[in-house]
Glycine riboswitch aptamer from Curtobacterium sp., 91 nucleotides, folded computationally. The prediction has a mean pLDDT of 81. The organism belongs to Curtobacterium, within Bacteria. The RNAcentral record of the sequence draws on Ribocentre.
């Protein structure tokens, strides 16, 4: 000094899933929160291959499964894609 990477912010795109009762609040256009049942999977979180390993033990990812959590209007949100900062290592 310093690219891919690796964090950390910020924008920008981003699926999926509802009905039913009944209550307060209302500006009568909505909102709030709660009970049943259903459903969703892309925060997290839990689980499993192969390969490895002297058998085993153990190590093992996920956008797969499991719904604990979330969630079913907005947010948020895996993941992509610009930009800063910051960090090293190859050169």
């Nucleotide at each position: 000094u310093c690219a891919c990477c690796c964090g950390c912010c910020g924008c920008g795109g981003g699926a999926g899933a509802g009905c039913c009762g009944a209550g307060c609040g209302c500006a009568c256009g909505c909102g709030c929160a709660c009970g049943g049942c259903a459903c969703c999977g892309a925060a997290g979180g839990a689980g499993c291959a192969a390969c490895c390993u002297c058998c085993c033990c153990g190590u093992c990812a996920a956008u797969c499964u499991c719904u604990c959590a979330g969630g079913u209007c907005c947010c948020a949100c895996a993941c992509c894609g610009c930009a800063g900062c910051g960090g090293a290592c190859a050169g």